[in-house]
Predicted 3D model of a 71-nucleotide RNA (transfer RNA) from an uncultured Clostridia bacterium. Its mean pLDDT, the model's own confidence on a scale to 100, is 81.
RNA sequence: AGGGGUGUAGUUUAGUGGUAAAACUAUGGUCUCCAAAACCAUUGUCGAGGGUUCAAUUCCUUCCACCCCUG
Repeated sequence: AGGGGUGUAGUUUAGUGGUAAAACUAUGGUCUCCAAAACCAUUGUCGAGGGUUCAAUUCCUUCCACCCCUG
């Protein structure tokens, strides 16, 4: 320099155009002499910009970060 892939909650991952989801974590509560475990509840999320569409996490495009390949 050229080509390809990935980016979703604090973490690990689902979600192929129509209300963004689960587990763990965190917080609060119940229980307990105390704590752990268990149970219940709560909080919080689509890397950034633009485009297509009635509607975009999803399709297109540019950029950013990381990874791989070629030279």

Source information: Rfam family: tRNA. It is annotated as a transfer RNA. It was read from a public genome assembly.